This is a predicted structure of a 334-nucleotide part of an RNA (large-subunit ribosomal RNA, domain IV) from a Candidatus Pacearchaeota archaeon. Taxonomically the source falls in Candidatus Pacearchaeota (Archaea, Nanobdellati). It matches the Rfam family "Archaeal large subunit ribosomal RNA". Its family is annotated with ribosome and structural constituent of ribosome in the Gene Ontology.
Context: one part of a larger RNA
RNA sequence: ACUGGUUAAGGGAACUCGGCAAUCUAGCCCUGUAUCUUCGGUAGAAAGGGUGUCUAUUUAUGUUCUUGAUAUGUAAAGUGCAUAAGUAGAUCGCAGUAACAAGGACUGCCCGACUGUUUAUCAAAAACGUAGCCGAGUGCUAAUCUGAAAAGACUUGUAUACUCGGUGAGACCUGCCCAGUGGCGGUGUCUGAAACUCCUUUUCAAGGGAGCUAAUGCCCGUUAAACGGCGGGAGUAACUAUGACUCUCUUAAGGUAGCGUAAUACCUUGUCGUUUGAAUAGCGACUUGCAUGAAUGGUUUAACGAGGUGGUCGCUGUCCCUAACCAGAACCUU
Numbered sequence: 001a002c003u004g005g006u007u008a009a010g011g012g013a014a015c016u017c018g019g020c021a022a023u024c025u026a027g028c029c030c031u032g033u034a035u036c037u038u039c040g041g042u043a044g045a046a047a048g049g050g051u052g053u054c055u056a057u058u059u060a061u062g063u064u065c066u067u068g069a070u071a072u073g074u075a076a077a078g079u080g081c082a083u084a085a086g087u088a089g090a091u092c093g094c095a096g097u098a099a100c101a102a103g104g105a106c107u108g109c110c111c112g113a114c115u116g117u118u119u120a121u122c123a124a125a126a127a128c129g130u131a132g133c134c135g136a137g138u139g140c141u142a143a144u145c146u147g148a149a150a151a152g153a154c155u156u157g158u159a160u161a162c163u164c165g166g167u168g169a170g171a172c173c174u175g176c177c178c179a180g181u182g183g184c185g186g187u188g189u190c191u192g193a194a195a196c197u198c199c200u201u202u203u204c205a206a207g208g209g210a211g212c213u214a215a216u217g218c219c220c221g222u223u224a225a226a227c228g229g230c231g232g233g234a235g236u237a238a239c240u241a242u243g244a245c246u247c248u249c250u251u252a253a254g255g256u257a258g259c260g261u262a263a264u265a266c267c268u269u270g271u272c273g274u275u276u277g278a279a280u281a282g283c284g285a286c287u288u289g290c291a292u293g294a295a296u297g298g299u300u301u302a303a304c305g306a307g308g309u310g311g312u313c314g315c316u317g318u319c320c321c322u323a324a325c326c327a328g329a330a331c332c333u334u
Stems, first nucleotide, its partner, number of pairs: 002328007010320002014318001019315001027051005036041001038169001052091012065078003092096001104313007111305002116128002132167007144153003170300004175230003180227002182223005188218001190217001196211005231249005258292001259289001270286006
């Protein structure tokens, strides 16, 4: 020097990417409990007090023995004992859940509603799932799936069912676009093969020609909780600025409600406020959004989370600043 522990005056996160690690807290009883809320919770919120032993006493329960009214079972009274709870006094210690065991607390924001699941062996999460919501298919010899088939699963189920896809509790909502790509529909003059019919080189075969027709294509319509998409340039109000308004090009339609420097913002450490002595941080606003936006869901939301990120109190060897000790291992001598 190492590994695992123990203890440190004063300070108390000054350490550090970050309180990582380690302390603090802790059981039971009593008091008390904000905010928000889906009225269930949050909540063990928070914040306080008590806790050993002995004596006395009160109450309750059980019970030994005695006397035993009266419904002959016992009530009731007395007498001890035990247990539990309480009150008062005393007593010992620094310390009474004295060992073991045993929550630190509060608060802002992001994400995901929640319990659950996952990379056996570097990832437990904001990923997956979920109830709920929506769409599509399917009338049962169903659709879907497995198999070469026989057959089987779903199912000895039957549309309040099963299968497939999307979203992801609840609340408030879910705008416009069918031009493109898909899906679906059509009693569409069109297109359209073989077979079939007819004609054909006198007959047969092969060949040639014509007609008819399914799906498809084309055409027409519909469909966005289908895949997806959701503009530009000028001018304009009696300070300036801004632009309700007007003009114009253009599209299938030109981004609505919301939210917004965001887990999305390049410029960017945006600007303002606030938290700090000081903040590329956090939160609240503004917002011209490089490149937000509505089930590729939008915005919120109590509860929940070994999730992420700020702050406060407590606490502490994380640090100022190191030191000592215990156990091991190591080292030296043998």